Context: one part of a larger RNA
Molecule: large-subunit ribosomal RNA, domain IV
Organism: Capsicum baccatum
RNA sequence: CUCUCUCUAAGAAACUCAGCAAAAUAACCCCAUAACUUUGCGAGAAGAGGUUCCCCUUCACAUCAUAAAGGGGUCGCAGUGACCGGGCCCGAGCGACUGUUUACCAAAAGCACAGGUCUCCACAAAGUCGUAAGACCAUGUAUGGGGGCUGACGCCUGCCCAGUGCUGGAAGGUCAAGGAAGUUGGUAACCUAAUGACAGGGGAGACGAUGAUCGAAGCCUCGGUGAACAGCGGCUGUAACUAUAACGGCCCUAAGGUAGCAAAAUUCCUUUAUAGGUAAGUUUCGACCCGCACGAAAGGCGUAACAAUUUGGGCACAGUCUCGGAGAGAGGCUCA
Numbered sequence: 001c002u003c004u005c006u007c008u009a010a011g012a013a014a015c016u017c018a019g020c021a022a023a024a025u026a027a028c029c030c031c032a033u034a035a036c037u038u039u040g041c042g043a044g045a046a047g048a049g050g051u052u053c054c055c056c057u058u059c060a061c062a063u064c065a066u067a068a069a070g071g072g073g074u075c076g077c078a079g080u081g082a083c084c085g086g087g088c089c090c091g092a093g094c095g096a097c098u099g100u101u102u103a104c105c106a107a108a109a110g111c112a113c114a115g116g117u118c119u120c121c122a123c124a125a126a127g128u129c130g131u132a133a134g135a136c137c138a139u140g141u142a143u144g145g146g147g148g149c150u151g152a153c154g155c156c157u158g159c160c161c162a163g164u165g166c167u168g169g170a171a172g173g174u175c176a177a178g179g180a181a182g183u184u185g186g187u188a189a190c191c192u193a194a195u196g197a198c199a200g201g202g203g204a205g206a207c208g209a210u211g212a213u214c215g216a217a218g219c220c221u222c223g224g225u226g227a228a229c230a231g232c233g234g235c236u237g238u239a240a241c242u243a244u245a246a247c248g249g250c251c252c253u254a255a256g257g258u259a260g261c262a263a264a265a266u267u268c269c270u271u272u273a274u275a276g277g278u279a280a281g282u283u284u285c286g287a288c289c290c291g292c293a294c295g296a297a298a299g300g301c302g303u304a305a306c307a308a309u310u311u312g313g314g315c316a317c318a319g320u321c322u323c324g325g326a327g328a329g330a331g332g333c334u335c336a
Stems, first nucleotide, its partner, number of pairs: 001331008010322002014320001019317001027051003031047001038152001053073006075079001087315007095306001099111002115150007127136003153302004158232002163229002165225005172220003178214002182210004187205001190202003233251005260294001261291001274286001276284001
C1' cells in the first nucleotide's frame, strides 16, 4: 500500500449520477392505527409500553405442575442480554395483478396474462408441416378450432370509404389456354386425256399459316366496410382603452382532431412563464395552454392493490462526507 473487519470527538448526505455502501429497524406479548378503496384491503400502517430471576395470589382439579392475569422483591450499563431476526412515511410516472425474459454485461415501462373486439372455418373444417404418402389441429365439432389487434376494473372509444385492402353484385367493357366455319402455303395418294415430254387439268389426305366466332377468373365498373392499412387544413377581417375574437369572408379537402389529457417516458425554442417545496431547486409537485410534433383498442383518461421498476421530498440512522484517526487479521513490500 491492497483486501476483510472493529471503533471513532463534533456535525449529519455537506458525499454522490443516485444515501451506492454502511448504520439503524428486528423476536414475542399488550395497546393503538390515517388518507384512500374494487369493502378484500391499506396494515406488521404509523406510534407507544413490556420481556431476567425469586416469592405469593387467582381459576378449573382427587393431587401436583404449566399457561394467562395480578401483587411484592432482587441483580446488571444492558433481560428477544449471543446467534438469528421488517427501517419507515409523503408525492409523481409506468405497468392492473401472480408470472416470464436477453444461460455468460440489460429483469424492465419489454413479453405473457384474465378480460375486450375483429376475422376465417360446417368437418375430408379453416390453418400448419411435407414433392408425396401422411401428420398436427383432434379421437376435437362453433359455449369448438385458427389468425390479428388491445390488455384487470371504471368512464368512454368522435369524424372520414377519396387512396390501399377486404367483402358483395352482376348489366356492360377488356381478356388466356382450348375449340372452330372460312381463307391460304408447300406437299401429295389417286383420276384424267393428250403430248416431243416426267408438261397440262382435277384432287381426298396428312403437315403448317391465318382466322370470323365461342370462351372463366381477374382488371375496369357499381355498392358496403375503420377495435381494416391509413387520414383527421390554410389565409383573413371583426367588440366603446388595449388585448383577444363568441361572429364573418375566401380557398382547399374523403373528412378537417370530438371527449379527455397536456412543457408530458411526447415541448425544439426551454433551466418557457407562474404558484408550492429549499437559505439557495436544469430535477420535483400543482395549475396555465403558445400541443415544433397528445388523442381515443399501434386505445384516451382515471384507478385501490401490487413492484429487487423509475423519479422528488422527509424522519430515523450513520466514517458517504467535513477529514481524517486508531486497532485486528490476510496479502504485498524490505531484511535475514